[in-house]
Context: one part of a larger RNA
RNA sequence: CGUUGGAGAUUUGAAGGAAGCUGUUCUUAGUACGAGAGGACCGGAAUGGACGAACCUCUGGUGUACCGGUUGUCAUGCCAAUGGCAUUGCCGGGUAGCUAUGUUCGGAAGGGAUAACCGCUGAAAGCAUCUAAGCGGGAAGCCCCUCCUGAGAUAAGAUCUCCCUUGACCUUUAAGGUCACUCAAGGUCCGUUGUAGACGACGACGUUGAUAGGUUGCAUGUGGAAGUGUAGUAAUAUAUGAAGCUAAGCAAUACUAAUUGACCGUGAGG
Numbered sequence: 001c002g003u004u005g006g007a008g009a010u011u012u013g014a015a016g017g018a019a020g021c022u023g024u025u026c027u028u029a030g031u032a033c034g035a036g037a038g039g040a041c042c043g044g045a046a047u048g049g050a051c052g053a054a055c056c057u058c059u060g061g062u063g064u065a066c067c068g069g070u071u072g073u074c075a076u077g078c079c080a081a082u083g084g085c086a087u088u089g090c091c092g093g094g095u096a097g098c099u100a101u102g103u104u105c106g107g108a109a110g111g112g113a114u115a116a117c118c119g120c121u122g123a124a125a126g127c128a129u130c131u132a133a134g135c136g137g138g139a140a141g142c143c144c145c146u147c148c149u150g151a152g153a154u155a156a157g158a159u160c161u162c163c164c165u166u167g168a169c170c171u172u173u174a175a176g177g178u179c180a181c182u183c184a185a186g187g188u189c190c191g192u193u194g195u196a197g198a199c200g201a202c203g204a205c206g207u208u209g210a211u212a213g214g215u216u217g218c219a220u221g222u223g224g225a226a227g228u229g230u231a232g233u234a235a236u237a238u239a240u241g242a243a244g245c246u247a248a249g250c251a252a253u254a255c256u257a258a259u260u261g262a263c264c265g266u267g268a269g270g
Stems, first nucleotide, its partner, number of pairs: 001152001005163007015149004021049007033038001051106005059100004066093005071086006110144003117137004164269001166180005171174001181267001186264004190206005211257003214253005221245002227240005
C1' cells in the first nucleotide's frame, strides 16, 4: 500500500514444512515342523539404543550482584572491626535464570490407492490362462490421519461484536470545489515494565492501579555476626544465639514512579 466505510476479536484451510528408525527379553510354545539336532509364522506384553521436542521437581554445571575462610599490602589515628588492590587475589559453598550428562513426552493406531507378487471369474485360442472386458488381496514406500506455519490464497475467504445517520455556498455539473460544525468505535504517542526483545515488534499495567522499585513477612543460601561475659599466659574456645547477613524467588502493602495531556482515525461507505 492492497484486501472497496472504519474498528476489535475469533476462525476456515489453498499451500508449505516437521516427524517417519530400530534392538533385546518374556509369552503363545519347547507348540507347528523335524528321525534327531534344532525350532517358528500369526498374536500379546515388557524393557532398551540412537534421534527429536519441552522443561528445571530431582541429580549435577554455571552463578565476577549472596554467605563464609584465608595470604600479602595500603587506608579508616591506634586496638578491635571494616574497606581498597592483588585473575572474582586465592579458596569452600550457593538463590533466580540459563543449562545436560537430569526429568517428562514422541515415532503409534487407523483409512484410501498401489509396487513386486498372490488370486477369482474369463475369452481371444471349445482346452489352458491373474487379463484382453470385469473383480479381489498386497509394503517401513505414495495420499490422508499426527504436529507446526498459514487469506498478499491479489481467487486477498468466513463468523461475532462495536462505531459514524450535519449545514451552507460556488462553478468548467464532476468520483468537482470552498466554508462552518462535528470528529465516533478504536488506535498511537507518553510513562511503569516483562516470562518479550539487537532495534522495531510482542505481552502486562497506568490511581476505578500491584506495572516496576521500596518496605514487611516467608522461602532459599551461608554456617554460628558484631558487641559483651567466661576459660586460658596466649593462639583460641565457649555463652548470649540455628546467630548475623542473604541477588534475580513467593506473597502482602500505594511509601515512590506510572501526572496532565496530545495526535491519528470521521459524518453511512462509486